[in-house]
RNA sequence: AGUCGAGGGGUAACGAUGGUGCUUGCACCAGUCGACGACCGGCGCACGGGUGAGUAACGCGUAUGCAACCUACCCUUUACUGGGGGAUAGCCCGGAGAAAUCCGGAUUAAUACCCCAUGACAUAUUGAUGUCACCUGGCAUAAUUAUUAAAACUUCGGUGGUUAUAGAUGGGCAUGCGUCCUAUUAGCUAGUUGGUGAGGUAACGGCUCACCAAGGCUACGAUGUCUAGGGGGCCUGAGAGGGUAGUCCCCCACACUGGUACUGAGACACGGACCAGACUCCUACGGGAGGCAGCAGUGAGGAAUAUUGGUCAAUGGACGCAAGUCUGACCCAGCCAUGCCGCGUGCAGGAAGACGGCUCUAUGAGUUGUAAACUGCUUUUAUACGGGAAUAACCACAGAUACGUGUAUCUGUCUGAAUGUACCGUACGAAUAAGCACCGGCUAACUCCGUGCCAGCAGCCGCGGUAAUACGGAGGGUGCAAGCGUUAUCCGGAUUUAUUGGGUUUAAAGGGUGCGUAGGCGGAAAUGUAAGUCAGUGGUGAAAUCUUGCAGCUUAACUGUAAAACUGCCAUUGAUACUGCUUUUCUUGAGUAUAGUUGAGGUAGGCGGAAUGUGUAAUGUAGCGGUGAAAUGCUUAGAUAUUACACAGAACACCGAUUGCGUAGGCAGCUUACUAAACUAUAACUGACGCUGAGGCACGAAAGCGUGGGGAGCGAACAGGAUUAGAUACCCUGGUAGUCCACGCCGUAAACGAUGAUCACUCGUUGUUGGCAAUACAUAGUCAGCGACCAAGCGAAAGCAUUAAGUGAUCCACCUGGGGAGUACGCUCGCAAGAGUGAAACUCAAAGGAAUUGACGGGGGCCCGCACAAGCGGAGGAACAUGUGGUUUAAUUCGAUGAUACGCGAGGAACCUUACCUGGGCUUAAAUGUAGAGUGCAUAAAUUGGAAACUGUUUUUUCCUUCGGGACUCUUUACAAGGUGCUGCAUGGUUGUCGUCAGCUCGUGCCGUGAGGUGUCGGGUUAAGUCCCAUAACGAGCGCAACCCCUAUUGUUAGUUGCUAACAGGUAAUGCUGAGGACUCUAACGAAACUGCCGGUGUAAACCGUGAGGAAGGUGGGGAUGACGUCAAAUCAGCACGGCCCUUACGUCCAGGGCUACACACGUGUUACAAUGGCCGAUACAGUGGGCAGCUACUUGGCAACAAGAUGCUAAUCUCCAAAGUCGGUCUCAGUUCGGAUCGGAGUCUGCAACUCGACUUCGUGAAGUUGGAUUCGCUAGUAAUCGUAUAUCAGCAAUGAUACGGUGAAUACGUUCCCGGGCCUUGUACACACCGCCCGUCAAGCCAUGGAAGCUGGGGGUACCUGAAGUCUGUAACCGCAAG
Repeated sequence: AGUCGAGGGGUAACGAUGGUGCUUGCACCAGUCGACGACCGGCGCACGGGUGAGUAACGCGUAUGCAACCUACCCUUUACUGGGGGAUAGCCCGGAGAAAUCCGGAUUAAUACCCCAUGACAUAUUGAUGUCACCUGGCAUAAUUAUUAAAACUUCGGUGGUUAUAGAUGGGCAUGCGUCCUAUUAGCUAGUUGGUGAGGUAACGGCUCACCAAGGCUACGAUGUCUAGGGGGCCUGAGAGGGUAGUCCCCCACACUGGUACUGAGACACGGACCAGACUCCUACGGGAGGCAGCAGUGAGGAAUAUUGGUCAAUGGACGCAAGUCUGACCCAGCCAUGCCGCGUGCAGGAAGACGGCUCUAUGAGUUGUAAACUGCUUUUAUACGGGAAUAACCACAGAUACGUGUAUCUGUCUGAAUGUACCGUACGAAUAAGCACCGGCUAACUCCGUGCCAGCAGCCGCGGUAAUACGGAGGGUGCAAGCGUUAUCCGGAUUUAUUGGGUUUAAAGGGUGCGUAGGCGGAAAUGUAAGUCAGUGGUGAAAUCUUGCAGCUUAACUGUAAAACUGCCAUUGAUACUGCUUUUCUUGAGUAUAGUUGAGGUAGGCGGAAUGUGUAAUGUAGCGGUGAAAUGCUUAGAUAUUACACAGAACACCGAUUGCGUAGGCAGCUUACUAAACUAUAACUGACGCUGAGGCACGAAAGCGUGGGGAGCGAACAGGAUUAGAUACCCUGGUAGUCCACGCCGUAAACGAUGAUCACUCGUUGUUGGCAAUACAUAGUCAGCGACCAAGCGAAAGCAUUAAGUGAUCCACCUGGGGAGUACGCUCGCAAGAGUGAAACUCAAAGGAAUUGACGGGGGCCCGCACAAGCGGAGGAACAUGUGGUUUAAUUCGAUGAUACGCGAGGAACCUUACCUGGGCUUAAAUGUAGAGUGCAUAAAUUGGAAACUGUUUUUUCCUUCGGGACUCUUUACAAGGUGCUGCAUGGUUGUCGUCAGCUCGUGCCGUGAGGUGUCGGGUUAAGUCCCAUAACGAGCGCAACCCCUAUUGUUAGUUGCUAACAGGUAAUGCUGAGGACUCUAACGAAACUGCCGGUGUAAACCGUGAGGAAGGUGGGGAUGACGUCAAAUCAGCACGGCCCUUACGUCCAGGGCUACACACGUGUUACAAUGGCCGAUACAGUGGGCAGCUACUUGGCAACAAGAUGCUAAUCUCCAAAGUCGGUCUCAGUUCGGAUCGGAGUCUGCAACUCGACUUCGUGAAGUUGGAUUCGCUAGUAAUCGUAUAUCAGCAAUGAUACGGUGAAUACGUUCCCGGGCCUUGUACACACCGCCCGUCAAGCCAUGGAAGCUGGGGGUACCUGAAGUCUGUAACCGCAAG
């Protein structure tokens, strides 16, 4: 995918030439020439180009074979190329049809077709010789018979054609080895396997057919299903491997889907044919046409992939003699940062380290940053202009040379798509050129703002809930760079499938046990062989790729060239240690024999006593039985209990255990029979007979199943009684199956030593079972078991340790994160129950082991505490006070809220306080400073408005001076303020609680891989980790104790304001006065108490004693003192402080209101309910503390609160200043002469002011309440209880509160079982936010995943049957032709 006119008949188109007509530029004629449409013929079209659907296969790779084959064109060699014939396309004529196309007639050529001749070394037949050989056989030689060939063209040089040989090239066939997953696919196969014969093919062959035989493949995986083109290579990896198959090369397969053949050397043929089918198009509806997985291009699909370009100039191909034609092969160009490589975007100087940005410790500093501006330099690149290659050699033409007429060589001419491209030069001027990702760790690089578990990030861990280096933005930085990130996939890290190179006691993992088949492995010595093994050599391992050297593009990528490599396969030669195979031998492995011993080994039978139950009889009477307590149950029809006899079934006390036996499961009264095993001794016999053991077979607790027995006790289910919120349980009373026996199933268990079997080796101590041996009981030895401890070693540790989990060898089984799940489906087994085998979807970032420290336990041991118990008094019931919750409100400001909030912050809310609410004002009140401007004030007085704050008006008004100004005051502006606004989960400080509990730690050493341990544990003792002893620990620190204060005794000193014994004075009386220091007291220093002494116990520490002495006796009694830490405990409202927020307000001033509300609930208190009392009268005794805007004596008035006078006291001086008690009287058990709430009246006091909202006095009123449910609090001695007093705060007071003070003054503790809390040791743990922990199951909604589902729908395969196209093969009638036809 055509080409050839140099095969042919020819001339439709074009050009030329010639001719004719002549209207000079048109028409016609002539195959005459160049050429050439369609046609006959030759060659090609089976190459090149595309794709990977199919294929698990001799498809591919590699190595062989063909003695079983073909090969056009090309090359070598041989022989030949003679004669004849009939057609047919085209052309012409006619016809049918819309078209595609078809039909008929006439005529014609060839290198088209046919016949004849000639002929071989060709083919076939026959037998012969030689030689070779790997099975049929091959080759060579000379014979015999038969068959078969050709084409012409020509310029006469040749080219072409036919036959045969050999080669080259290309193919065909066969074979060894290698080549995906799945056994939840175990059996497959009838032309199947083989033979004989025939047919067919280029050729072997069941390739096909007839007949005969019954074979063939398979656990070393047949058959089936799923998936897939194979290789060279590529990616990764240290390698071994793992993954993959795009570009380039080789092979295969395919060409719309399926089938079929024709032609041809070659096809069952991408751009050929026929048939069937699907689809598209044309149509006159009758019928026709088509196949981009060629290059471009279009549509669709998709996350995604380019131009309907140029040229045959080169390379290659087809045809041709050639010129040449064709060639979407190829060479170029275009698009795409898709990849690789190279280059650039400038270089040097330049510090006021500028402005700006960002940040901060913020007068300033840091960073951006030599960055920029500016100065000098360079010009790759870009732009403009100019020059300008190589790739070109052929062919052809002309000439020359050699030989001689076409070959070779040389010279010249001709031929460039890319392309005016690469490259070179000149000009110009820093001119034309930087992004992306990241900055918590891994991982290089940090700050600010915004946001506030939101928005968002995220590869893993994880980040974000108001101070985010993790989100978003910014500044800065880091990395890479014309790229940078994301996503997907593969390898690596991953020794995390482990051949190199893992494991199995407890982390996943040893089969329940034995026997044994295949297989794997196997003792000592020798011989042979050479399969494995090792070495040499030869062939092959295509090229490209990889590696190395060199070379070419300015370099590199890229390319060329050479070498090496391709670790493989085949052949051959040699070696023989080891393994294998053959033969011979040996005894140590294994087995046998003989003798003895042992045992709950097994099977079958017989026998025994105790216990239990039942039956009968008897005695006997009211309960028995059972439990934590009861009840159900049994019993006056006589139980339970006791006695006697009888029967039944099951199990075998003591011996009896760290025992024994058995392969495991398992085995227990005694005895008989049968039977198996182990051990010991002897070393007699065999002579490796052995070990392990996939499949297989057998055994295999309990429960369960089937059939038939048996059934005393026990006892699932079941019934009843209890317990309980319930109790389908635990407890009790009954009770069926079952448990027992025989036979048959089941085949599982925490079938465990959670530890497979066998062999060898490796320190010791000790107990025990069965043997043997030495002279005996001592004592030691040896073999086989069963135990305990320990060394080396191993192990993550716990631990194991000759009975290994140590060190080695062989074989088997099993594991690979948790859940889903030992589930589903399928299959096998089973009567069933169920067993065996055994996934996935989906989901999580863990699940798990061993050990450590804590915490916890309705675990254990020891101990303590007003913890319980023993007591005393309260709370919970009433009224009131007070605080809280709730509710209400304009506001009821805020905080505290289990113990550890609630008479708490508050030790004192009428205003103030005050933080809250309403309303009205101010913009800076108050303090201080700086700078600027202004003023002379400030102040005082009067006055307007007003609730006040505040505001308006009027009057008055400095000093010094060199006259410039200054000092001072005030006003104003700017900057600083102010906030009881938020965050106590950003903080400091302070505080509560565990708890005044006895604990908490450190250094060095030692132990452990480590976390950690030891010390701090143990035995005692103590209030105490107090002390003693022991001790791989030795010491030390913070805590305990002591040191400090008060108090109890006493001494010394001192003696006023205190005291008064003696002396003196005086009074109505008093330390009133002189005086005194004795006493009390005051306040400073001492003493004293230490288990010091005695007795007892004990090693000691220490304990005991009614001990002595002493004021006090065993820390004398109180206080202060609070370890490491826990509770993100409390407090930003005491104070301080980071951050955030407000700034004519969330600041500040003022008036009024509120914090004081009131169906209710709780806490803490007060007063009571009365006679141990109330009321009245009389009368005695404290201590602490306070006082000048104060306490107040005293006097007077008032019933009184208090008032008016007046005195003392800045206080041991004056003053505030007692009550219970005691002595009398009265009341007489009542809602009272108890109780005092509430309410009414009148007052007093404080204060600017008592309405909301004070206290007190007085008169009247006279509520609830008669001792308080469940429950709960305090207290162990000067304590509880009870009685008053004082003070702080404070004008006053809601104080019954708080803090102190004294007076009076008890009861009880057997004891540690229980409740609560705590300490130490130990134990378990799945807890570590630590038991207020952790955690299991159901339930709602939904349907994403998986499964089911009435149904609906699509695809694949097997088998059987029906219809059956094209086509191939075969048979065949008539006619023409020698034949082709």
The prediction has a mean pLDDT of 82.
The RNA shown here (small-subunit ribosomal RNA) has 1381 nucleotides and comes from an uncultured prokaryote.
It matches the Rfam family "Bacterial small subunit ribosomal RNA". Rfam links the family to the GO terms structural constituent of ribosome and ribosome.